Predicted 3D model of a 96-nucleotide RNA (SAM riboswitch aptamer (S box leader)).
[in-house]
RNA sequence: AUCUUAUCAAGAGCGGUGGAGGGAACGGCCCGAUGAAGCCCGGCAACCUGUUUUUACAAGGUGCUAAAUCCGGCGGCGUAAGUCGAAAGAUAAGUU
Numbered sequence: 001a002u003c004u005u006a007u008c009a010a011g012a013g014c015g016g017u018g019g020a021g022g023g024a025a026c027g028g029c030c031c032g033a034u035g036a037a038g039c040c041c042g043g044c045a046a047c048c049u050g051u052u053u054u055u056a057c058a059a060g061g062u063g064c065u066a067a068a069u070c071c072g073g074c075g076g077c078g079u080a081a082g083u084c085g086a087a088a089g090a091u092a093a094g095u096u
Base pairs, nucleotide, nucleotide: 001096003094004093005092006091007090008089013041015040016039017038021031022030023029026072027071028070042065043064044063047061048060049058050057051056069088074085075084076083077082
C1' cells in the first nucleotide's frame, strides 16, 4: 500500500517548550501573537490485550485530546425546514 469488518452526536489541560500556522483534499465556515503546528508532560477512551468468567476490573499495544468526521458536495423522501443513506476520510483488528 490492497482488501474485509466494526466504530465515528460521548469524553479528555487555565501545564512546559516552541514560535506561524492549523482544522485530510476542494468549496465554505472557523481556530490562531489573549500564542498555530510540532515535541514533552498530563488527561480521555476501551478496538486489540490481561485477569475474571459473562460481566466487571486493569491499562501493556494503538488511538484520541475546538466545533457531529466542523459543515457541504452524490442519491432517496420532502414545497421547505429537515431527514435517511452513499462516497471520501479517520481509527482499530485482521488480511494479501